[in-house]
Context: one part of a larger RNA
RNA sequence: UGACGGGGGCCCGCACAAGCAGCGGAGCGUGUGGUUUAAUUCGAGGCUACACGAAGAACCUUACCUGGGUUUGACAUAGCGGUGGUAGGGAGACGAAAGUUGACCGACCUUCGGGAGCCGUUACAGGUGCUGCAUGGCUGUCGUCAGCUCGUGCCGUGAGGUGUUCGGUUAAGUCCGCAAACGAGCGCAACCCUCGGCGUUAGUUACACGUGUCUAACGCGACUGCCCGUGAGAAACGGGAGGAAGGUGGGGAUGACGUCAAGUCAGCAUGGCCUUUAUAUCCAGGGCUACACACACGCUACAAUGGGCGGUACAAUGGGUUGCCAAGGCGCGAGCUGGAGCCAAUCCUGAAAGCCGUUCGUAGUUCGGAUUGCAGGCUGCAACUCGCCUGCAUGAAGUUGGAGUUGCUAGUAACCGCGCGUCAGCCAUAGCGCGGUGAAUACGUUCCCGGGCCU
Repeated sequence: UGACGGGGGCCCGCACAAGCAGCGGAGCGUGUGGUUUAAUUCGAGGCUACACGAAGAACCUUACCUGGGUUUGACAUAGCGGUGGUAGGGAGACGAAAGUUGACCGACCUUCGGGAGCCGUUACAGGUGCUGCAUGGCUGUCGUCAGCUCGUGCCGUGAGGUGUUCGGUUAAGUCCGCAAACGAGCGCAACCCUCGGCGUUAGUUACACGUGUCUAACGCGACUGCCCGUGAGAAACGGGAGGAAGGUGGGGAUGACGUCAAGUCAGCAUGGCCUUUAUAUCCAGGGCUACACACACGCUACAAUGGGCGGUACAAUGGGUUGCCAAGGCGCGAGCUGGAGCCAAUCCUGAAAGCCGUUCGUAGUUCGGAUUGCAGGCUGCAACUCGCCUGCAUGAAGUUGGAGUUGCUAGUAACCGCGCGUCAGCCAUAGCGCGGUGAAUACGUUCCCGGGCCU
């Protein structure tokens, strides 16, 4: 000077408390450990790994295993030599394919030397091989916490201190006052985007056809500006008016100096090391989907504030040309057919919970849907390992879950559906968005956790 203390003082945060819904028990989905395996590719490991890299593992992907091939190579550049029915295509044969062979067909530019191509050879290529403790870049975390520093001056032999402490105040090192300090920088705030109000302009969306719901471009609007009180004639705080909105209006983007030799050599780049008929490369099949078990994140339930059936309302974000797909027809259905419209404010894309009736009567049930059998549909070269969906049948565990533990302070939690990315299809209950319905509670800061300032 820091760090630490089951030292002290002050102050924050869904940190506790007060509440609501969960998890921990069941079944299933997914990830991980472990075990198994020829292989179950690799990484991530308290918070900060475990629906994480992966926003799509049947082949491909794929990095793993088994087997079969190739060796200047699947890909790049250069030198030398060679090649004219050359490059390229390719019936047929062998083969699981890769590949090997191969009848036949057969190019381009040219200054006519050749070039390009191809073959051979030499340099080299290649490596998801190792090292994230050699690195760049990027990222997580403390933490959107209010801090971290500098110049000059002053103090101290010096390390260093002061400033940055103190009294108030704030979400804030925010501002005011004091003060051997005076200033400044990176952070805070503001500037940016979005939602909420209004105006102007424009108008192939809507219909009441001339308005402006709406769309989207610009602008206005909020600044403690006004009033009262408290306060030190300060900063500020409490209340009020007006206002669509009030004291940071809600949300987002934005992450200081640094910490964890944190994470990533498998996104990319890159030093060093290793490999070079193999640790490279091509292919077929298998594996990443195994299963006594353990943990993590979820989904569905255990029911009557509910399940079934019938009727009937109201969204928003988005996506669409190898695409979205209407009406009509067929099928119980998944779906098939059909072909209108749409390069889309124009066409396509039944919201659900809700509401109105009716039934069930507390039961392992008209709850719950796992599991399994059969029959089908779709995608795809191909659904055995290992896809999704439909119908009929089957109907398991489960009657609210121990110790413990998570999220959330308002249009939030909870409940409800819809869309998108990836994508042929999909193991999506995940992720990212969108709207609909819409709460409870906060006395307080003693305690648990994390953090800030002074000592």